[in-house]
Context: one part of a larger RNA
């Protein structure tokens, strides 16, 4: 430097910032004073004003004395100590709550009434929860709750109680749908389990019977299917409910200016949103418009209402007081900020002492371009770079942490439903626990009675058959009383009277004739048995509550026996009490079985391809092209079809020629039919396309049914299941004379394995035998098993509460290819510019460049490359905004257009949004556009998007969800290598120092405005009004200083308060943020001061020219000259010889000693025939030691305007280096003690006193003592000589 904490700060005052965040400011006490609006209780400490120290007096109790007065007591006079509080006067300071404690306030909007709860450990809200409000449920063995279950809670409560859902003080209010969903009621009718159950079927087949037998016929009883009736909840039906889930429209005319639409029409609906509020925490477009509020407002506040997509207890609308909520706005205020400075304390850094972590493949770890798994320390090419460390920043190391939370994939795991599949609870029904009486009732078995009425006939004839006689003292007619039934006219019963006769045949009349017997229908009405149903009772099973253990009973009496002498036992006796109690009660419970309902609970499931994934689209098959001349062959390539048809549209035999087009012809036309002529398919073939058809495969007529049975060489496709062809052979047809065709259809599409079930039809198996069942074989039916080689009979969402395993196989950020899309240019030249294509534009086209849009690709990253935006710092391109230089101009001058050179410098301050971007406001020469991981998060920040909380609109049946909105919400102290900024050591620079230059190469700077003369000139009618070329003054950058202004300045003065302490007064110290407060020297600083940003020179761009040719001309070019801009080199400033090419200059020092060794040459001497080899010795040359030690240097010491440590600087006794002392300079601002003046507080004098940090001079007083390490012995060239 910095980081934390803390103190001040000129002039401004939120201009900062997502936002005043943080600081600041206010604070306690007293007085007066205090608004709107209120639920009249607040608001309210509203807001906004004053006061306050000290010193003296006054003013009350009181006490003592005197008067008066019988006392109470009143007056008066003097007064010790206390004396709040008030009042007057008076001192002193910058300041009196003098330091500490100690709300800033105010106006508006949203939300929620209010105090409270709350995600310990990223959300304290606007969410919860509140009183209140209001819906449902519950009559007590209560409803819920918990449990298998006893049992328990609700509650030792009992509808003013409990439960549970909703909305949430209070005011004013809560509209309209009951279609749908729930819910609660209805119950006629349809529907409908289980058990029950006539009838029917199928198996065996006892017995009897026939038959010699074989074997037929009967058919009981057994087993088995079926099954009519007879019935429950529920669903369907009929209804009611909304403060129950929920819902609560469209199109289009219409008023005399336009717009508007009171009113009108028409479609739908269960019903179309009242009331209120509204661009809202709801509003997409949107920064809706208008207002106010500011210079400028995406903010906010009030209006409007065109409300994507408000809206009335998932409440609507207000609302006073509240709220660590959230928004706007003003005053104070203030280092937030313009634009920083200074200071204090700790870190830091340095010295000692202890002494970790993460990380970490190995490192000898540079830069630019280039490649490259697409961003290189490490590959290539260049460039740069002596070796090692220390302090600093953090650009990379796709740094470190966390096997990525997003997103795919594959799994889980929570939730959620009208997925699927079960299933507790609840509920219906049978049967079992399960008994009795009565009524009323329904069937159904047996028995009874009554009754049958057109119309004609006596008159009320059911049908039929049998009848001539039948009833009667066992009581006839008739006649009272009186039940039933009635088509009101009879019929029939019972009882009484009565006492003897009545009816029929016949006659009639009718379709039928009557008495009387017998079987019958249809309707009623009874009894009886059986088998229901409902109701009421009973008490004995069952259940609940009391009581509390007792029935051999409680109390009373007394007798006997034991002893503990009044108790205990055992036996009994007669009274009295209680049915021994109450409710309920064959209902309930309960078990089994059975229907229903049933996210309360469980267990799955909720395809796959896919230029990420999801929405969409597709899944099998058939035709063509892609398909690359065999077959085949992909993409969510590029066109179409198919899930059938047809008894003729098969089969066969015979005949036929077709779209068009010309000519001609009543009605008749362009096209109807006829004739002619021309016509190779342009026509027709059920139906896509293709490939075929006229000897027809087209079009027709006769006959027909081979659209047969069994078969079946040989081939073609295909992993495989399978799929296709198909001559011939047996049989039996049809057509043709006949050869001969025919086992469907001009060919290629018109499909579905297996398992399971079923139907036909079989010489097959068939559980001891014989049948049965049941099962195989042939032939057949049943799948949009279309996800179509078909997991099952039978399957949906959601996760932002999430987890887990992988993936860069596969998005989303950045790169990277690419360039549709983007920006930018060039060419051609219609038109347009009055005229004139080109001053200025420039269609319809073309052709390039870029790599800043938005794309496409999915190539590095998912065991992690942190994402917009703002801050700071920048650097870089030119497609220049300014300044600078030029050409044209529809340039008169001024002011512009437009092109061309140029990147040197420069390119505001603010409003309102999170914005970037746009909009606005004031300046301004200008207020450029772009890259750098949309530069910069190991630099900050965290508003915006992007966990968890929470509202509101929309979606959704819900859980949920929303590139819609809105409030909230953990950003991790230590830098290893690289690289940058700075500072060292060490070595080298050819002896060793010292000291002064060079400068090769890097760096920096590089800006511009107004004023004035020239000149009111040149030019203009005029209005205006330059050019060039000089002065002068600012704005910005940038350095150095501190003499002024100013800031700080915690070692200076000085005041000021509370409190200890110096015993005490006086004076003074410590703490209280340096206690506050007022000044302020060095010093460090900006707000201050001083310079600078200038001129010049060179090569030159774009332009302008000279001369000059190829081209006799002409031309700035081709040879050659000249001019020409803020660019470029110089110059200017600053660093530089590690400029290993390590440089020059002056000065000081020095040319010894000593071991040992390697080398080369000479000379000798051996040895060898010789080349040579050894070995002495000299002399060069290199290395190695040992001594001493010059210049010098460095440790050490005083210090420092120099410093993190090093380093530098000044100095070290021959000395001002730092204290000290002395004098000054500045600072504060008149000390103390005495003296005086006042009652005192103070005041005056001595007094510009006193006291002074860092400055400045001077002055050895005291400290730089004494000493110790380090540091040469050298090399080159020239000349002469030997």
């Nucleotide at each position: 430097c910095u980081c934390c904490a803390g103190a001040u700060u000129a002039a401004g005052g939120a201009a900062u910032u997502c936002g005043g965040c943080a600081a600041a400011u206010u604070g306690a006490c007293c007085u007066c004073g205090u608004a709107a609006c209120u639920u009249c209780g607040g608001g309210a400490u509203a807001a906004g004003a004053g006061g306050g120290g000290c010193c003296u007096a006054g003013c009350a109790c009181g006490g003592a004395c005197g008067u008066a007065g019988u006392a109470a007591u009143a007056c008066g006079u003097c007064u010790a100590c206390u004396g709040a509080u008030c009042u007057a006067g008076g001192c002193u300071g910058c300041a009196a709550a003098g330091a500490a404690u100690a709300g800033g306030u105010u106006c508006g909007g949203g939300c929620g009434a209010c105090u409270g709860u709350u995600u310990a450990c990223c959300u304290a809200a606007a969410a919860c929860a509140c009183a209140a409000g209001u819906g449902c449920c519950u009559g007590c063995a209560a409803a819920c709750u918990c449990g298998c279950a006893a049992g328990a809670g609700g509650a030792a409560g009992u509808a003013u109680a409990g439960g549970u859902g909703c909305u949430g003080a209070c005011a004013c209010c809560u509209g309209c749908c009951c279609a749908a969903u729930g819910c609660c009621a209805g119950u006629a009718g349809g529907u409908u389990a289980a058990a029950g159950a006539a009838g029917g079927g199928g198996g065996u087949g006892a017995u009897c019977c026939c038959g010699c037998a074989a074997g037929g016929g009967u058919g009981a009883g057994c087993c088995u299917c079926u099954g009519a009736c007879a019935u429950a909840a529920g669903c369907c039906c009929u209804g009611g409910u909304g403060a129950a889930u929920g819902g609560c429209g469209g199109c289009u005319g219409u008023a005399a200016c336009u717009c508007u639409g009171a009113c009108g029409g028409u479609c739908c609906u269960a019903a179309g949103g009242u009331a209120g509020c509204g661009u809202a925490a709801c509003c997409c477009c949107u920064u809706g418009u208008c207002a106010c509020a500011u210079a400028a407002u995406u903010a906010g506040u009030g209006a409007c209402c065109u409300g994507c997509a408000u809206g009335a207890a998932a409440g609507g609308u207000g609302u006073a007081a509240c709220g660590a909520c959230u928004u706007g706005a003003a005053c104070u205020c203030u280092g937030u900020c313009u634009u920083a400075a200074u200071c204090u304390g700790g870190a830091a850094a340095c010295c000692g002492g202890c002494g970790a972590a993460a990380u970490u493949g190995a490192a000898g770890u540079g830069g630019c371009u280039g490649u490259g798994a697409a961003g290189a320390u490490g590959c290539g090419g260049c460039c740069u770079a002596a070796a090692c460390a220390c302090a600093c920043a953090u650009g990379g190391a796709c740094a470190a942490a966390a096997a990525g939370a997003c997103c795919c994939c594959g799994g889980a795991a929570g939730g959620u439903u009208u997925a699927c599949u079960u299933u507790a609870a609840c509920u219906u029904u049978g049967c079992a626990u399960u008994g009795a009486c009565g009524c009323a009732u329904g069937g159904u078995u047996c028995u009874g009675g009554g009754c049958a009425c057109a119309g004609a006939g006596a008159a009320u004839a059911g049908g039929u058959g049998g009848g001539a006689g039948a009833c009667g003292u066992u009581g006839a007619a008739c006649u009272c009383u009186u039940g039933g039934u009635u088509u009101u006219g009879g019929c029939u019963g019972a009882g009484g009277g009565g006492g003897a006769g009545u009816c029929g045949a016949c006659a009639g009349u009718g379709u039928a004739a009557u008495a009387c017997c017998a079987c019958u229908u249809a309707c009623u009405u009874g009894g009886u048995g059986c088998c229901g149903u409902g109701c009421u009772u009973c008490u004995a099973a069952c259940u609940g509550g009391a009581u509390u253990c007792u029935a051999a009973g409680g109390a009373u009496c007394g007798a006997c026996a034991a002893u503990u002498u009044a108790u205990u036992g055992u036996a009994g006796a007669g009274c009295u009490c209680u049915u021994a109690u109450c409710a309920g009660g064959a209902c309930a419970g309960u078990g089994c079985a059975u229907g229903g309902c049933g996210g309360g609970a469980a267990g799955u499931u909720u395809g796959a391809c896919u230029g990420g994934g999801g929405c969409g689209g597709u899944u099998a098959c058939c035709u063509g092209c892609u398909a690359a001349a065999a077959a085949g062959u992909a993409a969510c390539g590029c066109a179409g079809g198919u899930g059938c048809a047809c008894a003729a549209a098969g089969g066969u035999u015979u005949g036929c020629u077709c779209a068009g087009g010309a000519g001609g012809u009543a009605u008749g036309g362009a096209a109807a039919u006829c004739c002619u002529c021309u016509g190779u398919a342009g026509a027709g073939u059920g139906c896509a396309u293709g490939a075929g058809c006229a000897g027809a495969a087209g079009c027709a007529a006769g006959c027909u049914u081979u659209a047969c049975u069994g078969c079946a060489a040989g081939a073609u496709c295909g992993g495989c299941g399978g799929a296709u062809c198909g001559a011939g052979c047996a049989g039996u047809c049809g057509c043709g004379a006949a050869a001969g065709c025919g086992g469907g259809u001009u060919c290629a599409a018109g499909u579905g394995a297996u398992c399971c079930u079923c139907u036909g039809g079989u010489u097959g198996a068939u559980u001891a035998u014989g049948g049965u069942a049941u099962c195989g074989c042939c032939a057949g039916a049943g799948c949009u098993u279309a996800u179509g080689g078909g997991a099952u009979a039978a399957u949906a969402c959601u996760u932002a509460c999430u987890c887990c395993g992988g993936g860069g196989a596969u998005a989303a950020c950045a790169g990277g290819c690419u360039a549709g899309u983007c920006u930018g240019g060039u060419c051609c030249g219609a038109g347009c510019g009055u005229c004139c294509a080109c001053a200025g534009c420039g269609a319809c086209g073309a052709c390039c460049a870029g790599g800043u849009u938005c794309g496409g690709c999915a190539c590095c990253u998912c065991g992690a490359u942190g994402u917009c935006g703002g801050c700071u710092c920048g650097u870089c391109g030119c497609g220049u905004c300014c300044u600078g230089g030029g050409a044209c101009u529809g340039a008169a001058g001024a002011a512009g257009g437009c092109c061309c050179c140029a990147a040197g410098g420069g390119u505001g301050g603010g409003g309102g949004a999170g914005u970037u971007c746009a909009c606005c406001c004031c300046u301004u020469a200008a207020a450029g556009c772009g890259g750098c991981a949309c530069g910069u998060g190991a630099g900050c920040u965290g508003g915006g998007u992007u966990c968890a909380g929470a509202c509101c609109g929309u979606c959704g049946u819900g859980a949920g969800a929303c590139a819609g909105g809105u409030c909230g919400g953990u950003c991790u102290c230590u830098a290893u290598c690289c690289u940058g900024u700075g500072u060292g050591u060490u070595c080298g620079u050819c002896c060793a120092a010292a000291g002064a230059a060079u400068g090769a190469g890097a760096a920096g700077g590089u800006u511009u405005g107004c004023c004035c003369c020239c000149a009111g000139u040149a030019c203009g009618c005029a209005a205006g009004g330059a050019u060039c070329g000089g002065g002068g003054u600012g704005a910005g950058g940038a350095a150095a200083c501190c003499u002024c202004u100013g800031g700080u300045g915690u070692a200076c003065c000085u005041g000021c308060u509370g409190u200890u302490c110096c015993a005490c007064c006086c004076g003074g110290a410590g703490c209280a943020u340096c206690g506050c407060a007022g000044g302020g020297u060095a010093g460090c600083u900006a707000c201050g001061u001083u310079u600078c940003c200038a001129a010049c020179g060179g090569a030159g761009a774009a332009g302008c020219a000279c001369u000059g040719a190829a081209a006799g001309c002409a031309u700035c070019u081709a040879a050659g000259u000249g001019c020409g801009a803020a660019a470029c080199c110089g110059a200017c400033u600053u660093c530089a010889a590690g400029a290993u090419u390590a440089u020059u200059c002056u000065u000081u020092g020095u040319u010894g000693u000593u071991u040992c060794u390697u080398u080369u040459c000479u000379g000798c001497a051996a040895a060898g025939c010789a080349a040579u080899u050894u070995g002495c010795a000299g002399a060069g040359a290199g290395g190695u030691c040992u001594c001493g030690a010059a210049a010098g240097u460095c440790c050490c010491c005083u210090g420092g305007g120099a410093g993190a440590u090093g380093a530098c600087c000044a100095g070290g006794u021959u000395g001002a280096u730092a204290g000290g002392c002395g004098c000054u300079c500045g600072g504060u601002g008149u000390a103390a003690g005495c003296a005086u003046a006042g009652c005192a507080a103070u005041g005056u004098g001595u007094u510009g006193a006193g006291c002074c940090a860092a400055g400045g001079c001077g002055u050895a007083c005291u400290a730089a003592u004494u000493g110790g390490a380090c540091g040469a012995a050298a090399u080159c060239u020239u000349u002469u000589u030997g």
Description
The part of an RNA shown here (large-subunit ribosomal RNA, half B) has 1282 nucleotides and comes from Candidatus Dojkabacteria bacterium CG_4_10_14_0_2_um_filter_Dojkabacteria_WS6_41_15. Rfam family: Bacterial large subunit ribosomal RNA.